RNAcentral holds the full RNA, with entries from ENA and SILVA. Large-subunit ribosomal RNA, domain II from Synergistes jonesii, 686 nucleotides, folded computationally. Its mean pLDDT, the model's own confidence on a scale to 100, is 85. Lineage of the source: Bacteria > Thermotogati > Synergistota > Synergistia > Synergistes.
[in-house]
Context: one part of a larger RNA
RNA sequence: GCCGUCGAGUUAUAGUGCGUGGCGAAGUUAAAGACUACGAGGUCCGCAGCUGAAGCGAAAGCGAGUCCGAAGAGGGCGCGAGUCUCGUACUAUAGACCCGAAGCCAUACGAUCUAUCCGUGUCCAGAUCGAAGACCGGGUAACACCGGUUGGAGGAUCGCACCACAGCCUGUUGAAAAAGGCCUGGAUGAGGUGCGGAUAGGAGUGAAAAGCUAAUCGAGUAUGGUGAUAGCUGGUUCUCCCCGAAAUGCAUUGAGGUGCAGCCUCAGGCGAACGAACAAAGGGGGUAAAGCACUGACUAGGCAAGGGGGCGGCAACGCCUGCCGAGCUUACUCAAACUAAGAAUACCUUUGUAUUGCGUCAGAGAGUGAGACUGCGAGUGCGAAGAUCCGUAGUCGAAAGGGAAACAGCCCAGCCCGACAGCUAAGGUCCCCAAGCGCGUGCUAAGUGUGACAAGGAUGUGGGGAAGCCCAGACAGCCAGGAAGUUGGCUCAGAAGCAGCCAUCCUUCAAAGAGUGCGUAACAGCUCACUGGUCGAGCGUCCCCGCGCCAAAAAUGUGGGGGGCUAAGCACGCCGCCGAAGCUUCGGACUCAAUGUUUCAGACAUUGAGUGGUAGGGGAGCGUUCUUUACAGGACGAAGCGGCGUUGUAAAAAGCCGUGGACAGUAAAGAAGAGAGAAUGACGGC
Numbered sequence: 001g002c003c004g005u006c007g008a009g010u011u012a013u014a015g016u017g018c019g020u021g022g023c024g025a026a027g028u029u030a031a032a033g034a035c036u037a038c039g040a041g042g043u044c045c046g047c048a049g050c051u052g053a054a055g056c057g058a059a060a061g062c063g064a065g066u067c068c069g070a071a072g073a074g075g076g077c078g079c080g081a082g083u084c085u086c087g088u089a090c091u092a093u094a095g096a097c098c099c100g101a102a103g104c105c106a107u108a109c110g111a112u113c114u115a116u117c118c119g120u121g122u123c124c125a126g127a128u129c130g131a132a133g134a135c136c137g138g139g140u141a142a143c144a145c146c147g148g149u150u151g152g153a154g155g156a157u158c159g160c161a162c163c164a165c166a167g168c169c170u171g172u173u174g175a176a177a178a179a180g181g182c183c184u185g186g187a188u189g190a191g192g193u194g195c196g197g198a199u200a201g202g203a204g205u206g207a208a209a210a211g212c213u214a215a216u217c218g219a220g221u222a223u224g225g226u227g228a229u230a231g232c233u234g235g236u237u238c239u240c241c242c243c244g245a246a247a248u249g250c251a252u253u254g255a256g257g258u259g260c261a262g263c264c265u266c267a268g269g270c271g272a273a274c275g276a277a278c279a280a281a282g283g284g285g286g287u288a289a290a291g292c293a294c295u296g297a298c299u300a301g302g303c304a305a306g307g308g309g310g311c312g313g314c315a316a317c318g319c320c321u322g323c324c325g326a327g328c329u330u331a332c333u334c335a336a337a338c339u340a341a342g343a344a345u346a347c348c349u350u351u352g353u354a355u356u357g358c359g360u361c362a363g364a365g366a367g368u369g370a371g372a373c374u375g376c377g378a379g380u381g382c383g384a385a386g387a388u389c390c391g392u393a394g395u396c397g398a399a400a401g402g403g404a405a406a407c408a409g410c411c412c413a414g415c416c417c418g419a420c421a422g423c424u425a426a427g428g429u430c431c432c433c434a435a436g437c438g439c440g441u442g443c444u445a446a447g448u449g450u451g452a453c454a455a456g457g458a459u460g461u462g463g464g465g466a467a468g469c470c471c472a473g474a475c476a477g478c479c480a481g482g483a484a485g486u487u488g489g490c491u492c493a494g495a496a497g498c499a500g501c502c503a504u505c506c507u508u509c510a511a512a513g514a515g516u517g518c519g520u521a522a523c524a525g526c527u528c529a530c531u532g533g534u535c536g537a538g539c540g541u542c543c544c545c546g547c548g549c550c551a552a553a554a555a556u557g558u559g560g561g562g563g564g565c566u567a568a569g570c571a572c573g574c575c576g577c578c579g580a581a582g583c584u585u586c587g588g589a590c591u592c593a594a595u596g597u598u599u600c601a602g603a604c605a606u607u608g609a610g611u612g613g614u615a616g617g618g619g620a621g622c623g624u625u626c627u628u629u630a631c632a633g634g635a636c637g638a639a640g641c642g643g644c645g646u647u648g649u650a651a652a653a654a655g656c657c658g659u660g661g662a663c664a665g666u667a668a669a670g671a672a673g674a675g676a677g678a679a680u681g682a683c684g685g686c
Stems, first nucleotide, its partner, number of pairs: 001686006011094009021084003026051003033044004055062002065077004097235002100232001104225006115199009124189001126158003129154001133150006162186003167182004201217001203213003238621006248261005262368002264365003268361004275355001277353007290339002295335003299331005306324002308321005371396007379388002401412003416588004421584003427578003430563003436575001438574006449565002456550002460547007468539002477534005483507001485505001488502003513528001517526002589611010622675001624672008633663001640659005646653002
């Protein structure tokens, strides 16, 4: 891991509701007793008790009333049948659907491991250094002191056994639940070790690491209290039918829990025309947009009180001002906490239309109280977030189907079952891939695009517009002129159109600047403006719109799903077609309502509406074991097991064949150890 078996709302006692039956102003017996039956049992008795039949008041007390009160006021609480059994749902108390802690406490058992201690034994190859002391010699007044020899001290040295384990490697489902290899430390000591003994659970022991106390230690182990508790996690077993949520508000030692309300389900009573939709009529409003009279903000100009600064003056004060400026005024603006004015929607009332819902009373059962995204309106944030927090609508949640390549929350559309029938939605229609290489008019040349980029830049290209120039000849090219005073004045070594400063006139002319650029040391030279000729028809400038270009960098491999496409791209218009579990057609099932028939808890028929569904509520059934009663079966073959087709909407059921070899079923009731795929489930097998 697979398979098999086991595996989770039970029982008792109270209570509340519903169902059911008995009796009924009453209902009911408990223990005990008697009789009977014998499988659980049944009947009688038992008049204790309980519930109900009257309440109100603190009470005296009164009583369908009573209490407060002076009260015939007013108000509070009252005044219409119950009770007992059984069934069922839920609640309470109990382990209370099942499994699961870490823990707490009690009583025992442990020092054969290990820590420390006590008693008694035992062990430490070999080698090295050579303390004190002693002896001899020297030396001293005597000591001291010096040398030699001897001697054999030491938590001394090197190093086996033995003990230890600092480092590295291997091992890591190991050879081993701590080892092996290499290397290393101690090795006469605070040494190692045998045997016997002592100390223990908030206690011991500890050269101290919260170490060790039997592979267990920040409180051992075993058993018990014990089914501790678990607002937490996991699991919770057959079928079909009807309805169907919530992720909100308030409160909470509250925030992943709970209470009440909201929203769902079920059963009942009462009510009236009250419900949602649309239309019309009538309302109030202060949002959007707008506006600037108000409250404030804000830009420029004018007027201007006042102030700053300068000057004069002894002072009073006067004069001046490239400064600031209340206020007034003209013009331009802004506002969630501004509004003289003001929508769309929404909301309220009335009436009408169509439809079939609605309100309320008391009651039973819930679940939910983590929501998510998208569009729109706000806040927070960075007008960041698949961010967060409200409002509003939708979808998902609890919704399958088609589209978006794939894709809970987007677009279309709400799946009862069947059909080798039809029509459409979104979206598509060259091939993958169902349907148009459809039609018409344009645009794009960038593979732009076919699914999403900015400021900025550019004779890309198409369309529109404005004011200019132009056959009295524009624009471009070509031919020619482009002159004189004059080298203007100043400056300067020079400055002559062209370093710089100032001025920028006059003349001739078709036209020609005191000069547009190049150039020279300065001149010269080339050129331009401007003019004529030649040519002969448009020319240049600006604005708006469409589609393109650059700007343009990301991590495995190219962002159309791909092939590919110049349309099979983009824009506008038109006609087809495809396309879903939508709608229709045909057949069938079920639910509810109304009506009708009927043998009336029911069945049938017709018509209408319906049948996605998590948590959850309600209804109806299937199957398993046992009990009772009745019936039928079995060696001419029961159950079980294997197989086959059949029946039923399903759980399931019966039949036949084989196997098997002795029990087992049907009907109506009853009672439950009553349904397995999940619990890192338990046990077994492989």
It matches the Rfam family "Bacterial large subunit ribosomal RNA".